[in-house]
Context: one part of a larger RNA
RNA sequence: UCUUCGUUAAGGAACUCGGCAAAAAAGCGGCCGUAAGUUCGCAAUAAGGCCUGCCCUUCGCAAGAAGGGCUGCAACAAAAGUAUCUCUGGCGACUGUUUAACAAAAACACAGCUCCCUGCUAACUCGUAAGAGGAUGUAUAGGGGGUGACGCCUGACCGAUGCGAGAAGGUUAACGGUGGGGAUGGAUGUAGUUUACUCUGUAUCUGUUCACUGCCCGAAGCCCUCGUCAAUGUCAGCGAUAACUAUAAUCGUUCUAAGGUAGCGCAAUUCCUUUUCAGGUAAGUUCUGAAGCGCACGAAAGGCGUAACGAUCGGAGAACUGUCUCAACGAAGAGCUCG
Numbered sequence: 001u002c003u004u005c006g007u008u009a010a011g012g013a014a015c016u017c018g019g020c021a022a023a024a025a026a027g028c029g030g031c032c033g034u035a036a037g038u039u040c041g042c043a044a045u046a047a048g049g050c051c052u053g054c055c056c057u058u059c060g061c062a063a064g065a066a067g068g069g070c071u072g073c074a075a076c077a078a079a080a081g082u083a084u085c086u087c088u089g090g091c092g093a094c095u096g097u098u099u100a101a102c103a104a105a106a107a108c109a110c111a112g113c114u115c116c117c118u119g120c121u122a123a124c125u126c127g128u129a130a131g132a133g134g135a136u137g138u139a140u141a142g143g144g145g146g147u148g149a150c151g152c153c154u155g156a157c158c159g160a161u162g163c164g165a166g167a168a169g170g171u172u173a174a175c176g177g178u179g180g181g182g183a184u185g186g187a188u189g190u191a192g193u194u195u196a197c198u199c200u201g202u203a204u205c206u207g208u209u210c211a212c213u214g215c216c217c218g219a220a221g222c223c224c225u226c227g228u229c230a231a232u233g234u235c236a237g238c239g240a241u242a243a244c245u246a247u248a249a250u251c252g253u254u255c256u257a258a259g260g261u262a263g264c265g266c267a268a269u270u271c272c273u274u275u276u277c278a279g280g281u282a283a284g285u286u287c288u289g290a291a292g293c294g295c296a297c298g299a300a301a302g303g304c305g306u307a308a309c310g311a312u313c314g315g316a317g318a319a320c321u322g323u324c325u326c327a328a329c330g331a332a333g334a335g336c337u338c339g
Stems, first nucleotide, its partner, number of pairs: 001334008010325002014323001019320001029051004037042001039149001053070007071075001084318007091310002096108002112147007124133003150305004155235003160232002162228005169223003176216005181210012236254005263297001264294001275291005
């Protein structure tokens, strides 16, 4: 010096990102008592107060109750074990689940709500298939997406994207059909040519064929017409105006599919910002309540509340303490020295 413990004057969080760690109180019993809030279940062992041993008397079947007395600092008298509490916010309703070995949470799940698909050889999933699950189920069933108890609610927009429905028109593939063109076979005629219908060219008829080309036919799709946002999404600007000033219920104008409704709001969201005001403190970038020109909240990527719950995250207080002012001493072990 380190590790693990123990004690400490006065003060008592001044420590620190933060009461981290430690300490203290209480001590699962009995009697009394218990607020706000509330979904009436809770909150709640809320908080808080008193009692607890032994002896005697009375009552009692007993458990025990009442009264009196005795000892000590202390009576569940040992050991072990065994809640700190209060006030106030955020988030998530709750119990639960999770990153085995740095994250337990506000993340996931959840009951509830809602949308879409599925009529049974179901949809969907696995498999090349046979087949299997779904299900020995049948729409009060099954699969998928979103939201996430409960309460009050969930506004506008279908122009874009997606999905559903539609079929008049436009566009549109291969196949098939029919011309042109190229290549090639056969027959007949003919010009040239040749030993030779032998070769070349040409006309007509008749076939085959093509990675060339015109046209005809031709479905879904797309264009098109409706619907649909608890589908993906989106939810403006400028100027003027009231008899102080300020502000603008109001008016004008441009654009749009429509211009953000209720509620909330410096917020887990606010840059400016330690916004402004009020509260709490002697002093408060945090906290609580309000205000609102919301850089850049907002309604199932839900909005706003909410009792209960939480090894959750903030703020304040009581109690308590070596966290600190400020360190000291003691115990055991390690380091170190010697052997």

A computed fold for a 339-nucleotide part of an RNA from a Candidatus Harrisonbacteria bacterium, annotated as large-subunit ribosomal RNA, domain IV. The organism belongs to Candidatus Harrisoniibacteriota, within Bacteria. Its Rfam family is "Bacterial large subunit ribosomal RNA".